[in-house]
RNA sequence: GCCUCCGUAGCUCAGGUGGAAGAGCACGGCACUCGUAAUGCCGGGGUAGCGGGUUCGAAUCCCGCCGGGGGCU
Numbered sequence: 001g002c003c004u005c006c007g008u009a010g011c012u013c014a015g016g017u018g019g020a021a022g023a024g025c026a027c028g029g030c031a032c033u034c035g036u037a038a039u040g041c042c043g044g045g046g047u048a049g050c051g052g053g054u055u056c057g058a059a060u061c062c063c064g065c066c067g068g069g070g071g072c073u
């Protein structure tokens, strides 16, 4: 330098064919307990890497950057 995959909540990740964002763990509260742990219930938390484009509408499609993994020379 070229090819390819990935970037979504604090972490690990899901989100066929565009209709507007979720799970587990973690965190906070409550219940249970003599008290903890475990368990159950409730809750907070995301400019969707950044910037453009297409569209009535983009996490999803297109382009350019940035970052990471793998491959080739």
Base pairs, nucleotide, nucleotide: 001072002071003070004069005068006067007066010025011024012023013022019056027043028042029041030040031039049065050064051063052062053061
The RNA shown here (transfer RNA) has 73 nucleotides and comes from Candidatus Coatesbacteria bacterium 4484_99. Taxonomically the source falls in Candidatus Coatesiibacteriota (Bacteria, Bacteria candidate phyla). Model confidence (mean pLDDT): 83 of 100. RNAcentral holds the sequence, with entries from ENA and MGnify.